[in-house]
Context: one part of a larger RNA
Molecule: small-subunit ribosomal RNA, 3' major domain
Organism: Cyanobacterium sp. KSU-AQIQ-3
């Protein structure tokens, strides 16, 4: 220099504190460790691995195991030689294959032959999710959206270097202002971007209805005022006022005003650390395997299960359950697709076929929680709902290993959860329901949408991270 101190000084952050709600106890769901296993396929391991790659393992997926095949090969490119391609029948076999018969004569042509295709044959070669991420690109995590990291010239110093970047304010910010042997610049910050909040302004369809008809219903006539929709615009700028501050930068109150000091949410991650991850997403060096460490099939496996961890989801009830009536969303998806009425079932769900490439029809009366009204009366209960049991339905060649759903019966453990530990500062936390992507079928995970909506912040002593100066060291 720097690192690092159970040094000091300032300072920041759901770090702590004050408050909500959790998890760690129960049951199921998931990953993981273990342990079994032919195999339980591989990678991720404090933070930052463990509902992670996996945006969905029943066949495929798939990389693993058995057993059965194939060796120029499932898949390229080049050579010969037969046959158009293709199709039907057929024996063994689990299927892959391995054999047998027959239909079949297309296209272009310079009538030699080409083009695609199939089949047989030598040989170059393909293949490899084998291995090394400590040989790599690329891309990503993380310190960290933290406020830092550095250059030119100058000076200073034998020289590593230092200065500028210390220092007095200030701020989220190396953000400003002031000082100063330093003046200046570059990566970052900040602001350009995109969405939400107000307002004008353009255009009204399929979207909307003040006001006139009309109708069961914006359904229709008709209307652009409103509401939306999406184009273009204005709007905030510490701009005005007063306090404090160094006649500063900036704060702290206050008017206007939809919004006020970053206005709320994102995207966008400096230099660099972790030989941090990933050769199994794709690239690649080197190695290593070549009738196998390639391929191909069937059936199994990744779903085991004495046990231990992460993450979740559902409860332990009465702010509750349960029945019956009534009320309000945003934002999505659709043609191998959403799938209306209407009929049938107690119900998954069946038949049905209308409109839709969708501001139009459809999922869809588009919600629950939420209101009124009955019941239930503190119990292992009208809580809770795993577990089995029988009957069904649905995708699918196919649900036994091993799918989802639905009725009815059964009715477990759980009486708020030791020590310990996570989240969150406002439309947040809790809470409710939606939807969409993988998807044939499966979602308590995942990624948006939206309803209802709290409490608490004295404060920085003290945990943990983190930044600036400054000391101290036997470290580099």
């Nucleotide at each position: 220099u720097g690192a690092c101190g159970g040094g000091g000084a300032c300072c920041c952050g759901c770090a702590c504190a004050a408050g909500c709600g959790g998890u760690g106890g129960a049951g199921u769901a998931u990953g993981u460790g273990g342990u079994u296993u032919a195999a339980u396929u591989c990678g991720a391991u404090g933070c930052a691995a463990c509902g992670c790659g996996a945006a969905g393992a029943a066949c495929c997926u798939u990389a693993c195991c058995a057993a059965g095949g194939c060796u120029u090969g499932a898949c390229a490119u080049c050579c010969u030689g037969c046959g158009a391609a293709u199709c039907u029948u057929u024996g063994g076999g689990a299927a892959a294959c391995c054999g047998a018969a027959g239909a079949g004569u297309g296209c272009c042509u310079u009538a030699g032959g080409g083009a695609a295709c199939g089949c047989a044959g030598a040989g170059a070669c393909a293949g490899g999710u084998g291995g090394u991420g400590c040989a790599u690109g690329g891309c990503u995590g993380u310190c960290g959206u933290c406020a830092g990291c550095u250059c030119g010239u100058g000076u200073c110093g034998u020289g590593a270097g230092a200065u500028g970047u210390u220092g007095g304010g200030u701020u989220a910010a190396g953000u400003c202002c002031c000082g100063c042997a330093a003046c200046g610049a570059g990566c970052g910050c900040a602001a350009c971007c995109c969405u939400c909040g107000u307002c004008c302004u353009u255009a009204g369809u399929u979207g909307c209805c003040a006001g006139c008809a009309u109708u069961g219903a914006g359904u229709u006539g008709g209307g652009g005022a409103c509401u939306c929709u999406a184009g273009g615009g204005a709007g905030a700028c510490u701009g005005c006022c007063g306090g404090g501050g160094a006649g500063a930068a900036c704060u702290c109150g206050g008017a206007g005003g939809a919004a006020g000091g970053g206005g709320g949410g994102g995207a966008a991650g400096a230099c660099g650390u972790c030989a941090a991850g990933u050769c199994a997403g794709c690239a690649u060096g080197c190695c290593c395997c070549u009738u196998a460490c390639g391929u191909c099939u069937u059936g199994g496996g990744c779903u085991a299960c004495a046990c231990a961890c992460g993450u979740a989801c559902u409860a332990c009830a009465a702010u509750g359950g349960u029945u019956g009536a009534g009320a309000c969303a945003a934002a999505g998806a659709g043609a191998a697709g959403c799938g209306a009425a209407a009929c049938c079932g107690c119900g998954a769900g069946g038949u049905g076929a209308a409109g839709c490439g969708a501001a139009u029809c459809u999922c869809g009366u588009c919600a629950a929680a939420c209101u009124c009204a009955g019941c239930c009366c503190c119990a292992g209960u009208u809580c809770a709902g795993a577990u089995c049991g029988u009957a069904g339905g649905c995708u699918g060649a196919a649900a036994c290993u091993c799918g989802c759903c639905u009725a009815c019966g059964u009715g477990a453990a759980g009486g708020a959860g030791g020590a310990a530990u996570c989240g969150c500062u406002a439309g947040u936390a809790a809470u409710c329901g939606c939807a969409g992507g993988u998807c044939a079928g499966c979602a308590u995970a995942u990624u948006g949408c939206g309803g209802u909506g709290a409490a608490u912040c004295c404060g920085u002593u003290c945990c943990c991270g983190g930044g600036u100066c400054u000391u101290g060291u036997a470290c580099a």